[in-house]
RNA sequence: AGAGUUUGAUCCUGGCUCAGGAUGAACGCUAGCGGCAGGCUUAACACAUGCAAGUCGCGGGGCAGCGUGGGUGUAGCAAUACACCUGACGGCGACCGGCGGAAGGGUGCGUAACGCGUGAGCAACUUGCCCGUAUCUGGGACAUAACCGGUGGAAACGCCGCCUAAUUUCCCAUAACAACAGAGAAGACAUCUUCUUUGUUUGAAAGCUCCGGCGGAUACGGAUGGGCUCGCGUGACAUUAGCUAGUUGGAGUGGUAACGGCUCACCAAGUCGACGAUCAGUAGGGGUUCUGAGAGGAAGGUCCCCCACAUUGGAACUGAGACACGGUCCAAACUCCUACGGGAGGCAGCAGUGAGGAAUAUUGGUCAAUGGGCGAGAGCCUGAACCAGCCAAGUCGCGUGAAGGAUGAAGGUUCUAUGGAUUGUAAACUUCUUUUGUCUGAGGGUAAAGUGAGUCACGUGUGGCUUAUUGCAAGUAUCAGACGAAUAAGCAUCGGCUAACUCCGUGCCAGCAGCCGCGGUAAUACGUAGGGGGCGAGCGUUAUCCGGAUUUACUGGGUGUAAAGGGCGCGUAGGCGGUUUCAGCAAGUCAGGUGUGAAAACAACGGGCUUAACCCGUUGACUGCCUUUGAAACUGUUGGACUUGAGUGCUGGAGAGGUAGACGGAAUUCCUUGUGUAGCGGUGAAAUGCGUAGAUAUAAGGAAGAACACCGGUGGCGAAGGCGGUCUACUGGACAGUAACUGACGCUGAGGCACGAAAGCGUGGGGAGCAAAUAGGAUUAGAUACCCUAGUAGUCCACGCCCUAAACGAUGAAUACUAAAUGUUGAGGUAACUCAGUGUUGCAGCUAACGCAAUAAGUAUUCCGCCUGAGGAGUAUGCACGCAAGUGUAAAACUUAAAGGAAUUGACGGGGCCCCGCACAAGCGGUGGAGUAUGUGGUUUAAUUCGACGCAACGCGAAGAACCUUACCAGGCCUUGACAUCCCUUGCAAAACUAUAGAGAUAUAGCAGAGGUUAUCAAGGUGACAGGUGGUGCAUGGUUGUCGUCAGCUCGUGUCGUGAGAUGUUGGGUUAAGUCCCGCAACGAGCGCAACCCUUAUCUUUAGUUACCAUCAUUCAGUUGGGGACUCUAGAGAGACUGCCGGUGACAAACCGGAGGAAGGUGGGGAUGACGUCAAAUCAUCAUGCCCUUUAUGGCCUGGGCUACACACGUACUACAAUGGCGCAUACAACGAGAAGCAAUACGGCGACGUGGAGCUAAUCUUCAAAAUGCGUCUCAGUUCGGAUCGAAGUCUGCAACUCGACUUCGUGAAGUUGGAAUCGCUAGUAAUCGCGAAUCAGCAUGUCGCGGUGAAUACAUUCUCGGGGCUUGUACUCACCGCCCGUCAAG
Repeated sequence: AGAGUUUGAUCCUGGCUCAGGAUGAACGCUAGCGGCAGGCUUAACACAUGCAAGUCGCGGGGCAGCGUGGGUGUAGCAAUACACCUGACGGCGACCGGCGGAAGGGUGCGUAACGCGUGAGCAACUUGCCCGUAUCUGGGACAUAACCGGUGGAAACGCCGCCUAAUUUCCCAUAACAACAGAGAAGACAUCUUCUUUGUUUGAAAGCUCCGGCGGAUACGGAUGGGCUCGCGUGACAUUAGCUAGUUGGAGUGGUAACGGCUCACCAAGUCGACGAUCAGUAGGGGUUCUGAGAGGAAGGUCCCCCACAUUGGAACUGAGACACGGUCCAAACUCCUACGGGAGGCAGCAGUGAGGAAUAUUGGUCAAUGGGCGAGAGCCUGAACCAGCCAAGUCGCGUGAAGGAUGAAGGUUCUAUGGAUUGUAAACUUCUUUUGUCUGAGGGUAAAGUGAGUCACGUGUGGCUUAUUGCAAGUAUCAGACGAAUAAGCAUCGGCUAACUCCGUGCCAGCAGCCGCGGUAAUACGUAGGGGGCGAGCGUUAUCCGGAUUUACUGGGUGUAAAGGGCGCGUAGGCGGUUUCAGCAAGUCAGGUGUGAAAACAACGGGCUUAACCCGUUGACUGCCUUUGAAACUGUUGGACUUGAGUGCUGGAGAGGUAGACGGAAUUCCUUGUGUAGCGGUGAAAUGCGUAGAUAUAAGGAAGAACACCGGUGGCGAAGGCGGUCUACUGGACAGUAACUGACGCUGAGGCACGAAAGCGUGGGGAGCAAAUAGGAUUAGAUACCCUAGUAGUCCACGCCCUAAACGAUGAAUACUAAAUGUUGAGGUAACUCAGUGUUGCAGCUAACGCAAUAAGUAUUCCGCCUGAGGAGUAUGCACGCAAGUGUAAAACUUAAAGGAAUUGACGGGGCCCCGCACAAGCGGUGGAGUAUGUGGUUUAAUUCGACGCAACGCGAAGAACCUUACCAGGCCUUGACAUCCCUUGCAAAACUAUAGAGAUAUAGCAGAGGUUAUCAAGGUGACAGGUGGUGCAUGGUUGUCGUCAGCUCGUGUCGUGAGAUGUUGGGUUAAGUCCCGCAACGAGCGCAACCCUUAUCUUUAGUUACCAUCAUUCAGUUGGGGACUCUAGAGAGACUGCCGGUGACAAACCGGAGGAAGGUGGGGAUGACGUCAAAUCAUCAUGCCCUUUAUGGCCUGGGCUACACACGUACUACAAUGGCGCAUACAACGAGAAGCAAUACGGCGACGUGGAGCUAAUCUUCAAAAUGCGUCUCAGUUCGGAUCGAAGUCUGCAACUCGACUUCGUGAAGUUGGAAUCGCUAGUAAUCGCGAAUCAGCAUGUCGCGGUGAAUACAUUCUCGGGGCUUGUACUCACCGCCCGUCAAG
């Protein structure tokens, strides 16, 4: 000293939470010792039992009890014993009397108060015991208790009678004081006070004695304690605003120690209060304690001071002192005793009990010390006090060992990459120490002192000396010796904040959590474990206080948009206030001095306990208050002066400022009349409505009400609300000029009083238009709305209420100062310009930013209002106002970790602008209807294996399921296994072939003689393991799809911004393109684009076999010579670059047109896919973490299934026919493939095909026939279209075509006559149409991938649909519109 938490990220505002310290604490786990201090915070609840206040015989009468002495009697020889008498003595129960029980001890109920604190005052008082001074202590008298006698009552307690004493009580004398009256003097105010003096009145005492004294009385003084009064300070509420009748005052009476309405009679009508009276609620106050840098905030336990109280309430008595904790009386509640008549009691004293509570101790010891009461004293009493006991409840100190010791031991636990790491110098082991502990012994000081005895001194009751004696705690502290590492470690924590990490278990479960938040199968956050960091005889948790929190802001905050400026003015109290080198005063202020600020506490420095805590001493501090002496700058105050603030006067112009009255024209509606005829009106489109009873339209006349076009303007006026035709009357304010007058007269303004849009309310008018409510028509799923037709309150006027608005500039009023530029209104000025308003831009400055910026949100001053997380709520309740509606004032419980402001990146918008794409449009052909094929869903099944699901799954994985494939199902078999590695044993016969059994796997037998013998091969065995198309594509790698071949995506440096970010990449043009050019706080660069690559189109050149053939021969035939021209093949080159010309453009980039050229503006096609998105697809291609399985989820076999079939969808094929079918004739391709192959020619079969087989490892042979095309026929029909389905007979492949192949022939001849809503492809060699080839493959394409032939139509344009790109704007979205979010209902 800060940190976490709002967001995708940022800055701010703002709350919540944490880290610190503290406690009279409690709870959980744990626990060795000592010192010091502490211990009912709750029920001022109730209390059993014991103790806590007595003492004095040197005041007295006495003698119950104890002891001594004396006397008498009895017994005895006596000692002696017993009985009785005797207060004579020591003493003493009870009694009279004195002093003390008003202190000490406890508690915090009450009390918001002169209760407390602080400082003063009493000229208005008192003070027992103590001290000092002065004087006195003379005489007399009457009672009464005890005791004795009697008597009542259960008891407590009395009652009657007789006797007696005192330091009890009373009277007399004397004295002082006092009171009254008179005279004189002094004092700082005072109705007074003090002193001197005269008279009158009242009016004291107590004795005891050892003769030393101790007492007693009066007066004065001191000391101490107390009483009373006053200034100031002392918590919260205004949702408590008025309170008060002894109340306020007066001069008296009474009362008191004393002043006083303290009390009473009379008189007056006052007193207190927004500087908070009164009421209700809370609370003992202070020194101090905790915290804090401080200012503050919170607290008031222990200790000290004060107050109050003693079961509750009231009252007095005694006394120096009480209205009395362990006294009295009364009342009440409660408890107890009782003979029922009546009595007793008060732990908030110390212990202790019950109760309450989370919670707080022993029915201990001693008066040894300190202190108190009584006493002459010894002494007695003392739960005050000193000690001990219990409690980790706090704080301080000590210990649980120290040093060495690596093989980094063993073992265990944990982790692991299986090598190791860690526990860990830790242990063992060696050496050492002994605090603590156990045992033994010694043992100071607390006793300076007191008391008894003796002695000495003098001042005769004091002091000195000697001696004896007094210790609870306690044989404790402390010291010494012996023994022996021996007797002693836990607690919480480890995701971030916050120091400290891994494994296992669990699987949104169990649980954690102070805040944020963890947990849904790889949890450093749950529960263990190991390890680590923290503190340590304690550690955590909970509760409370301060801090952090500048989050109530005096120090030290804010208020345009985050919470917050009153709607606006006038003005009361209050606060603040111009110039003066004018003069006073001294309240504030400043300086010096005195007093006080108790002690303890706190701080500094010392000292004492071994140290520390603790204790002691000295000093400081106690920031305060009172008083006194000075100063006079500033504030204040008194007086004087001034003119610039403010106001007045005079001159002048501007204005929708206000109130009242009068007048005007246009328009709307209505009425009357004329003309006129079928519609009008209204809407997106309509309908309701009006109209043949004559509307709308048009013309004329009339009526009524309301509002004032143009001018008109970020123009004007007003405090705000607000004000708009013209004129008149009355009236408010501002401004400019002038400088005559006043002389600070000012600013703000709590309460208060006025004004205050619209709507609304009351009474009475008025009512044209408009128009809540209402009605009807539409729209709609509905439409209590938006639209339309009507229409009532209201809108208008007068008077009276209401008092609120986004009453906004979301910006209170006033004053001063602080760059510029440019509009506009008014005034002045010749002009420059000045003043007063009203706008825009903009510097400094400010601001979280946006923005504000002389009209401040800048710099300062003064005053007022208001704010303190969000919601609950501007609500409830109370009060006030109002006719009502409602308004003003204004909470809490509870819930919650955010709510919010500004700005940023994206995404989105039925926002805007620009651009692109077979995106639409323009066209061509399809799909959707039929039949079939194929895939999918669904259903079915023993199984119909699995995956793929919008585009981007569905002729997809699958370039080809009869067995195999195959993963699925049924049945039959195997268990170290079909496959890999390691180990042990055995070594002669494994595989193949044959035979038998079986559905087969398999089993048995035979034959034969490979491999191995290094046992490398085989069989058997053992266990490690093999195996898994089992799970998780949301644990992964790799691969792929998609946006999209869209033009984008980024970086470095610089600059701007507090920052997220921006700039660059935006802008002006252009492009297919972030393509290029220009401009620009940017300059460059990268991945993409383009190009480089392949193919195709032209040419040249090289090379000519298997390709080619113009010329020359030759042949049926490029067949053979020959040729190297052509075609073609395949190598190398050329060519195209906006290069050239014209125009447009900005002199650019580029575009348009043209020339040349085979090709022209990326020539056509392909390959090539940026940063990223979709937890997209795939664990079943493969690889792989984790999980699961192991006589099975592995392996082998036979058969079945993947081919099922009410149905739905996708993709294709074939058609519905004449641009056609059928028949006949006949020309021209390309890409490819071929040895378990392609197969010519020939023969057989109607045909599929069969027999046989030339050639070909391929520019050589084969596949190979191209279909298109031409001619003929059919003549619009379910047909000579169409071919499904079915029957029969066959062919081929293959162990095998039943489930379940393809093909052929004959026969059969279904639906279908161009297809609803909807929807797909295509822009040129394209669509459409026609056939051909290949991969897979034994066989099996209408699929897929390729090839060529024939060969169109259309594009005006970018409004709309879909998708994409750029800029901009709004946003409460950022999981990003499939978002967010509101209300109702239901369930929990």
Background
RNAcentral holds the sequence, with entries from ENA. Predicted 3D model of a 1388-nucleotide RNA (small-subunit ribosomal RNA) from an uncultured bacterium. Its Rfam family is "Bacterial small subunit ribosomal RNA". The coordinates come from a structure-prediction model, not an experiment, and the mean pLDDT is 83.